[in-house]
Predicted 3D model of a 73-nucleotide RNA (transfer RNA) from Syntrophomonas wolfei subsp. wolfei str. Goettingen G311.
RNA sequence: AGGGGAGUAGCUCAAUUGGCAGAGCAUCGGUCUCCAAAACCGAGGGCUGGGGGUUCGAGACCUCUCUCCCCUG
Numbered sequence: 001a002g003g004g005g006a007g008u009a010g011c012u013c014a015a016u017u018g019g020c021a022g023a024g025c026a027u028c029g030g031u032c033u034c035c036a037a038a039a040c041c042g043a044g045g046g047c048u049g050g051g052g053g054u055u056c057g058a059g060a061c062c063u064c065u066c067u068c069c070c071c072u073g
Base pairs, nucleotide, nucleotide: 001072002071003070004069005068006067007066010025011024012023013022019056027043028042029041030040031039049065050064051063052062053061
């Protein structure tokens, strides 16, 4: 320098063909317990790495860019 992959909640990851952004763990509250853990119930937490574009509508499509990983030279 060229090619490919990844980036979504604190962490690990979903979200089929564009149509209301989710799960587990963690955190917080409650029940239970002498207390705690475990178990069970509930709650909070995101505008999807960033900018622009297409569209009635974008996490998903186009484009530029940043970070990480792999391959070629």

It matches the Rfam family "tRNA". The family's RNA type in Rfam is transfer RNA. Rfam links the family to the GO term triplet codon-amino acid adaptor activity.